[in-house]
RNA sequence: AUUGUUCGCUAGGGGUGUUCCGCGGGAGACGCGGGGCUGAGAACAGACCCUCGAACCUGAUCCGGGUAAUACCGGCGCAGGAAAGCAGAAGAGGUAUUCC
Numbered sequence: 001a002u003u004g005u006u007c008g009c010u011a012g013g014g015g016u017g018u019u020c021c022g023c024g025g026g027a028g029a030c031g032c033g034g035g036g037c038u039g040a041g042a043a044c045a046g047a048c049c050c051u052c053g054a055a056c057c058u059g060a061u062c063c064g065g066g067u068a069a070u071a072c073c074g075g076c077g078c079a080g081g082a083a084a085g086c087a088g089a090a091g092a093g094g095u096a097u098u099c100c
Base pairs, nucleotide, nucleotide: 001095002094003093005090006089007088008086009085010084011051012050013049014048016045017037018036019035020034021033022032023031024030056081057080058079062075063074064073065072
């Protein structure tokens, strides 16, 4: 000098499944309420995650494994798309150059 990490501020992007019970409904779909599972988060949580990148979406009514069931786990994925700035703070990781 440059870059990375964590935090802060401001702005923005996202997802909300599966199953059981009760009620409504002739039944189903669906809606409301209450539980279970996984997860950071399963519709107001007012929270959580993410902003150069696996947050999230497409592929996908995908493939393999597993489960009561579900993207539940893995693949797909050096595939495609996807939202940023700082006058900031911390500590000290990397690279290059210079001096002793």